[in-house]
RNA sequence: AUUUCAUGCAGAGUGGUUGAGGGACGAGCCCUGUGACGCCACGACAACCGGACAAAACACAGUACCGGUGUCAACUCUCUCCUGGAAGUCGCAGGGUACAUGAGAU
Numbered sequence: 001a002u003u004u005c006a007u008g009c010a011g012a013g014u015g016g017u018u019g020a021g022g023g024a025c026g027a028g029c030c031c032u033g034u035g036a037c038g039c040c041a042c043g044a045c046a047a048c049c050g051g052a053c054a055a056a057a058c059a060c061a062g063u064a065c066c067g068g069u070g071u072c073a074a075c076u077c078u079c080u081c082c083u084g085g086a087a088g089u090c091g092c093a094g095g096g097u098a099c100a101u102g103a104g105a106u
Base pairs, nucleotide, nucleotide: 001106002105003104004103005102006101007100008099013042014041015040016039017038021031022030023029026079027078028077043072044071045070048068049067050066051065052063053062076098081095082094083093084092085090
């Protein structure tokens, strides 16, 4: 880099440092000098992978103890393409694309 599978309506932040951007892209909308992004420390959430322990059930899957990731504004912040719903206009439903994370493959 390409690709496969799973998940994405829940959950969880303080301090220090820095100093103007950030929320992937486009449009919108929003966050931000009452300090963004990043970095560091400590903490938390979660339960994808390995281990440990538990269980042995119609079926589903448990604990969060150790290790590897991940995450901690807003449903992936919303929308874009297709189908349906009285429907160009929608706090609607389903699917797709894209993206993110994990575990594999090449």

SAM riboswitch aptamer (S box leader) from Granulicella paludicola, 106 nucleotides, folded computationally. Model confidence (mean pLDDT): 79 of 100. Taxonomically the source falls in Granulicella (Bacteria, Pseudomonadati, Acidobacteriota, Terriglobia). Rfam family: SAM riboswitch aptamer (S box leader). Gene Ontology term of the family: regulation of gene expression.